[in-house]
Molecule: c-di-GMP-I riboswitch aptamer
Organism: Deltaproteobacteria bacterium IMCC39146
RNA sequence: AAAUGAUAAAGCCAAACCUGUCGUGAGGCGGGGACGGAAAGUUAUGGGUCUCUUUUUUCAGAGAUCGCCAAACUGCCAAU
Numbered sequence: 001a002a003a004u005g006a007u008a009a010a011g012c013c014a015a016a017c018c019u020g021u022c023g024u025g026a027g028g029c030g031g032g033g034a035c036g037g038a039a040a041g042u043u044a045u046g047g048g049u050c051u052c053u054u055u056u057u058u059c060a061g062a063g064a065u066c067g068c069c070a071a072a073c074u075g076c077c078a079a080u
Stems, first nucleotide, its partner, number of pairs: 003080001004078002012037002017032006035067001041073003045070003048065006
């Protein structure tokens, strides 16, 4: 430096659910709580899913999700 990811070690994140709050909504944030995670760190760039608005519908527009899959950037540890 690269690959790989332990029944290792140091730390890290926190699903469902409950609760407070914000939002028309999908959902966001705080607290509790752990199903899981080696990128469950960051970025809505491509796809997917979901919401709202218009429309008969499609189309279109505005949003949400990175703990759905890719991509880009960054990053802890070290048995082998």